[in-house]
This is a predicted structure of a 356-nucleotide RNA (Bacterial RNase P class A) from Dehalococcoidia bacterium UBA6808. Lineage of the source: Bacteria > Bacillati > Chloroflexota > Dehalococcoidia. The model forms 96% of the base pairs in the Rfam consensus. Its Rfam family is "Bacterial RNase P class A". Rfam links the family to the GO terms dimeric ribonuclease P complex, tRNA processing and ribonuclease P activity. By type it is a ribozyme. Model confidence (mean pLDDT): 76 of 100.
């Protein structure tokens, strides 16, 4: 100097008129409401509705089946399928990345086609005997070479054989047992004998978990109607469905009628910022400080002027000139995942290449 890899941040500024919503204050007003002053007003994803909640209702609690999440292991959170450190597989020179990652020895299924043969085999072929001038037949042996095929009696060299083959050694998988570390997942080392594939993101087996609806949830008030009218059921009904035991009691179905006005909920929160302590982090704890929208045909804005960055022409620069400025809009409220993003900045760390 270049390619990269990992995390972080910004994502317009200023200054001028106008002009909307909320809240406090003062001041008129019976009330509505008005007039002034102050003080806040749209994100890192406000987005996708994929998860987990808080919070509201619904007349409950234990047990079992069914049904449905998650799936290596330890921790962290309210909790999670989500975060942080570690195992084991795998990618990359390499910082680092990726993983639907518990069980194929409980049982079931499935692997087309090709092959000779997918839970078992001999199409090609090697080697010995025996008959024949020979081509060639018979016998009796092999799965090491070739072929198919994702996969073919563990791979890969060596020795030995008539020719082979874990026969026999060595290194390595894998499967068993010992002993050691490790909280564990696993890991080293030692031993043994040779060992019939894969797929559970097929059924399934096994560990945990798990009501239902959801702020259009719910609550109140005005004001009006018909709190009407029928029916099931006491062997009823009670929070996915089923069924047991338990507590408890006025449920359940159907017709029809009336408001669709307005108040709450509605933002202090498992919150935000700093700092100290503990922890490899994740985070926890404690002290300090902060209050940061709440609309409801739906406010957070619009104009003008200068600058910021980027792009392109043009110049030797300076400068001129001309376009552009991402993705995008709160609706109860948080943790988290996923997408989309012009353009810019910063930090750590790899690889190559130059010069000392």
């Nucleotide at each position: 100097c270049a390619a990269g890899c990992a995390g972080g941040c910004c994502g317009g500024g200023u200054a001028g008129c106008c002009g909307c919503u909320c809240c406090g204050a003062u001041g008129u007003u019976u009330u509505c409401a008005c007039a002034c002053c102050g003080g806040a007003g749209a994100g890192g994803a406000a987005a996708g509705u994929c998860c987990g909640a808080a919070c509201u209702c619904c007349g409950c609690c234990a047990g079992g089946c069914a049904g449905g999440g998650u799936g290596c292991u330890g921790g962290g959170u309210a909790a999670c399928g989500c975060c942080c450190a570690g195992g084991a597989g795998g990618g990359g020179u390499g910082a680092c990345c990726c993983u639907a990652c518990g069980g194929a020895a409980a049982g079931u299924g499935c692997a087309a086609c090709a092959g000779a043969a997918a839970c078992a085999u001999a199409c090609c072929g090697c080697c010995c005997c025996u008959c024949g001038c020979g081509a060639g037949a018979g016998g009796a042996g092999c799965a090491a070479g070739g072929g198919u095929g994702a996969a073919a009696u563990g791979g890969u060299g060596a020795g030995g054989u008539a020719a082979g083959a874990g026969c026999u050694c060595a290194c390595c998988g894998g499967c068993g047992g010992a002993a050691g570390g490790g909280u564990g997942a696993c890991c080293u080392u030692c031993c043994g004998g040779c060992c019939g594939u894969g797929c559970a993101a097929a059924c399934c087996c096994c560990a945990c978990c798990c009501g239902g609806a959801g702020c259009a949830a719910g609550a109140c008030c005005u004001a009006a109607u018909a709190g009407g009218g029928g029916g099931a059921a006491a062997u009823g009904g009670u929070a996915u469905g089923c069924c047991u035991g338990g507590a408890c009691c006025g449920u359940c179905c159907c017709c029809g009628g009336g408001u669709u006005g307005g108040u709450c909920g509605c933002a202090u929160g498992a919150c935000c910022c700093c700092g100290a302590u503990g922890g490899c982090a994740a985070c926890a704890u404690c002290g300090g400080g902060g209050c940061a929208a709440g609309a409801u045909g739906g406010a957070u804005g619009g104009c003008u002027a200068c600058c910021g960055c980027c792009c392109c022409g043009u110049g030797a620069a300076a400068g001129c000139g001309g376009g552009g400025u991402a993705c995008a809009g709160a609706a109860u409220u948080c943790g988290g995942c996923u997408u989309a993003u012009a353009g810019g900045c910063c930090u750590g760390c790899u690889u190559g290449g130059u010069a000392u």